[in-house]
A computed fold for a 1222-nucleotide part of an RNA from a soil metagenome, annotated as large-subunit ribosomal RNA, half B.
Context: one part of a larger RNA
RNA sequence: CUAAUGCGAGGGAACUCGGCAAAUUAGCCCCGUACCUUUGGUAUAAGGGGUGCCUGUUCUUUCAGCUUCGGCUGGGAGAGCAGGUCGCAGUGACAAAGGGGUCUCGACUGUUUAAUAAAAACACAGGAAGCCGCAAGAGCGAAAGCUUGUGAACGGCUUCUGAAUCCUGGCCAGUACAGGUACCUGAAACCUGGGUCCAACUGGGCUAAGGGCCUGCAAACGCCGGGAGUAACUCUGACUCUCUCAAGGUAGCCAAAUGCCUUGUCGGGUAAGUUCCGACGUGCAUGAAUGGAUCAACGAGGGCCCCACUGUCCCCGCGUAGUACCCGGUGAAACCACAUAACGUGGACGAACAGUCCACGAUCUCCCAGCGGGAAAAGAAGUCCCUGUGGAGUUUUACUGCAGCCUGCCGCUGGAAUACGGUUGCGGAUGCAGAGCGUAGUCGGGAGCCGUCGAUCUCAGGUUCUCCGGGAUCUGGGGGAGGCGCCAAUGGAACACCGACUUUCUGUAACCGUGUUUCUCACCAGCCCCUUGCGGGCUGGAACAACGGUAGGUGGGCAGUUCGGCUGGGGCGGCACGCCCUUGAAAAGAUAUCAAGGGCGCCCUAAGGUUGGCUCAGGAGGGACAGAAACCCUCCGUAGAGUGCAAGGGCAAAAGCCAGCCUGACUGUAUCCCAAACAGUAAGGGAUGCAGAGGAGAAAUCCGGGCUUAGCGAUCAUCCAUGUCUCCCUUGGUGGGUGCUGGAUGUGUCAGAAAAAUUACCCUAGGGAUAACAGGCUCGUCGCGGGCGAGAGUCCCCAUCGACCCCGCGGCUUGGUACCUCGAUGUCGGCUCUUCCUAUCCUGGCCCUGCAUAAGGGGCCAAGGGUGAGGCUGCUCGCCUAUUAAAAGGGAACGUGAGCUGGGUUUAGACCGUCGUGAGACAGGUCGGACUUUAUCUGCUGGGAGUGUUGGCUGCCUGAGGGGAAAGGGUCCCUAGGACGAGAGGAACGGGACGCUGUAGCCUCUAGUUAACCAGUUGUCUGAUAAGGCAGUUGCUGGGCAGCCACGCUGUUGUGGAUAAGAGCUGAAAGCAUCUAAGCUCGAAGCCUCUCCCGAAAAGAGGCAGCCAUUCCCGUUUCACGGGACGAAGGCUCCCAUAGAAGAUGGGUUUGAUGGAGCCGGGGUGUAAGCUAGAAGACUUCGGUCGACUAGCUCAGCCUGCGGCCACCAAUCGCCUGAGAU
Repeated sequence: CUAAUGCGAGGGAACUCGGCAAAUUAGCCCCGUACCUUUGGUAUAAGGGGUGCCUGUUCUUUCAGCUUCGGCUGGGAGAGCAGGUCGCAGUGACAAAGGGGUCUCGACUGUUUAAUAAAAACACAGGAAGCCGCAAGAGCGAAAGCUUGUGAACGGCUUCUGAAUCCUGGCCAGUACAGGUACCUGAAACCUGGGUCCAACUGGGCUAAGGGCCUGCAAACGCCGGGAGUAACUCUGACUCUCUCAAGGUAGCCAAAUGCCUUGUCGGGUAAGUUCCGACGUGCAUGAAUGGAUCAACGAGGGCCCCACUGUCCCCGCGUAGUACCCGGUGAAACCACAUAACGUGGACGAACAGUCCACGAUCUCCCAGCGGGAAAAGAAGUCCCUGUGGAGUUUUACUGCAGCCUGCCGCUGGAAUACGGUUGCGGAUGCAGAGCGUAGUCGGGAGCCGUCGAUCUCAGGUUCUCCGGGAUCUGGGGGAGGCGCCAAUGGAACACCGACUUUCUGUAACCGUGUUUCUCACCAGCCCCUUGCGGGCUGGAACAACGGUAGGUGGGCAGUUCGGCUGGGGCGGCACGCCCUUGAAAAGAUAUCAAGGGCGCCCUAAGGUUGGCUCAGGAGGGACAGAAACCCUCCGUAGAGUGCAAGGGCAAAAGCCAGCCUGACUGUAUCCCAAACAGUAAGGGAUGCAGAGGAGAAAUCCGGGCUUAGCGAUCAUCCAUGUCUCCCUUGGUGGGUGCUGGAUGUGUCAGAAAAAUUACCCUAGGGAUAACAGGCUCGUCGCGGGCGAGAGUCCCCAUCGACCCCGCGGCUUGGUACCUCGAUGUCGGCUCUUCCUAUCCUGGCCCUGCAUAAGGGGCCAAGGGUGAGGCUGCUCGCCUAUUAAAAGGGAACGUGAGCUGGGUUUAGACCGUCGUGAGACAGGUCGGACUUUAUCUGCUGGGAGUGUUGGCUGCCUGAGGGGAAAGGGUCCCUAGGACGAGAGGAACGGGACGCUGUAGCCUCUAGUUAACCAGUUGUCUGAUAAGGCAGUUGCUGGGCAGCCACGCUGUUGUGGAUAAGAGCUGAAAGCAUCUAAGCUCGAAGCCUCUCCCGAAAAGAGGCAGCCAUUCCCGUUUCACGGGACGAAGGCUCCCAUAGAAGAUGGGUUUGAUGGAGCCGGGGUGUAAGCUAGAAGACUUCGGUCGACUAGCUCAGCCUGCGGCCACCAAUCGCCUGAGAU
């Protein structure tokens, strides 16, 4: 020092993000308790008083004994009363809530992230909705089967909300869900067309679910506007207008856990309030079961305030025990480019923050204890950021699928009835243009046919059709012989009769379909039985369902996969991603940027080919209407026009304008060029030649689109072609297929995948190729300064201020950049501590003033010292309060996390607002949330050892050099109410007094501590007394010497020198002037001295004084040799403290008071034990006994780190080192 503890004067939260931590309170009894309230609570609310011991006594209760049953005696438990008595203190130790007010969130008790989050999150009772009648609904499973369920709607499952109270508004346009549906769409199967039959292929019809369409539904997902005007001051807008929507936010609530601006505004609380409380509402972006509002109680939740309390703080001090330190034993690890060891400062060099490079300085070697500045310390292939055609989790209206579900058809799958429909057969009826006697279906045959088996006709009734004229048919009555056709007429067609066909209707039969009903034998289910089997019986359901196949729909329930590129990081934005023109581009060519300016993704049968002709824009003059501009004439007119479209290049008997005739906007083939500098290369584009067939022209010639340079696109797939070749098959110019050629459909991310998000739950490989911090460079911005001087300043640029414009400096702000660091350099603020700069806030010295004084303003020199305390906020900053001489600004990796903190930011939990369908997101808000390391080197602060310093030793000095701030500032008084001033006011030089801050020391006083000590006292134990142990490492309490200490006391300044700004003297250059050039004098808290400290390792290693030596013996390799003796001195051993971590330092060592013991003194505590006497009372066998406590012996006893005396004990005996050279 640390961590754990004890105590603390005065103050009492001033500390701090925050009373964190600590302290306070505490048991029991009595008194007494507010607001509010769901009437239960709140409540131990709050706030007071009491509490020991002794002696008596009253009452309650219990047990035992005795009993004459009346009680008595004794023990225990409890509640009281009275008297006495002691202490600082009586729940005396232990044990044992600090309290109150207000807001927020959640109703509550409960649950949760085992190991950073206990919460406002989850749950909850209560509320609501949805599904479900049981072979259900929901879940698990491939299935069998199982769970809910020993259950049955007062039940189960799935969601949302979250007690109670008051409530829960509007919207169905979107999405979801539910229901409906004339019509549309809609697959397979089925029917059917084309395809010569057939097959492939290709159409059509019918049609389920689904979709379209309609409706309902929000306690389903969700959503809930804008602009104007308007009232007798102003403001506001009940009111009006208008646009618009599905509807336009109602009741409530609010700068809120939701409000950006924002520290909103007002009020309260405080000296001062970014927090807090109450209001307001302009609400970026409140709001009603994604619940709204309000709430008693509750909460290890969050915010604010008050009382009490305190070492949290002012401001720290002391004590205790444990580490540390020393000794003995044992004995790791991290780490390691360097081990042959690695200083400091500065730097222009350098990967732009160097132990290693350069310069300078410093540096004899080693050890010990500390500190934590550096080693961009260690730990971990950065978790932020980016990249990867790397992953994973999650989501969805990403892409592609798969379960599941819905539905059609078929199979398992059978019998009936009925209704309707279709097809076919059979029967019956039916068929009206007009003309024609008449209601003529079509064609053919045809001259006859029918009739007493009752014709024509007639009456009545019924059915049916109808063109309303009539036709057909049935029944009954009358009646009794003819009727029809051919012919004629009309007409397109001529009727009788026969045959065939047909329109429409109808009857019947078969088949098929649809619906309904029914049966039982498949199939399914329940129950029962025993010969337990592929069983039987009964009942229910039933050809449905289930199951299988197939087809359509739906389908993040599940799975797989993707989620471009460029980019002054990435994202957002943009397209610089394919082309064209100009500039950049530096006079060949080529040439980059998210460089500058633009354009293209077409158009045109003429705007193409050819031949011929013409000349434009503009200007001047002239000419009816006619004007500036209409049309005509003349002249000038190199292009100032035009060219389909951007720009460049180009173009005048044209490439522009007009006209005639045409289609070369051709077919085939070969070569070259651009694209793409140079070498290779696709699509695309351009040019040239040859052959063929053409157009224009008299001809030469020109023509393979357009004055030119942009106007574009692989494989695979599909389609097309007056194309063509081959094969198969053909009577075939039938059909199909395989190839070839050409064209179209398109990839614009344009040499061309089929493709959405999110990750803070994240992972991985990498990157300083690339961001955030810091550094570097730069300095627009920032800060500071200068030049000029428009103006302001009554006048007057420059007392002061100074526009426009211009020039710098600094490297503090913010940027730019991407150079170092991503195998890690810990990131804001605070605390602590040090140092530097000056662009000076104060203090010191000066100058100017629009300076009378005083107080100011501006400037020059100056960095010695100082620059403080609080409220708010995480804040830096800032605002505010009261002081002050002043409350200056900055740097040091935005100094400082192996120094602390962890409030903020920036992991994982959670809430709100907003955005998003969602997962999720937010330099938006809010609550909560692990800070590791034993110091190796260096550095620094201290403490030692050795060697050297030319013999050794002891003591005393010098002082090169180094260090400090040792001082700094104020108030008051005198000067002096004097100078000055009209007054009001009001200095200075010089002198003195007293605080404050800093600093150095000390312990006489005051105060603290004082686990030396003394005393009191509780519980318990040692049988009692006495004396003690334990109760946190003093049980608690009251005192307390020495020591250590601050809150206490003492000291704390002037002299000289050289200067700065400035003031001057003399004085030239420059006959003057001039403080300067030569010379000289002054002049500051600043510099240097004096003063204090370190300091011969100051390698130039110093000086002075004293002492011991420069000798002896032996050996020997004859040497600066070895051993021994002598030897000044020193050390060890021993006893110690004025010293101390170890070493060291100092004292003593018998010639001795060094330590201990003893005695005396001083001091602390406070009157010991024992004895005697007393004591409230009580008991008594009257002898006496019990009794807290009191008095005396007793200023006692106990203790003593202090002073003195005193050799009683211990410092005994010894050992080692040590020059001997000239």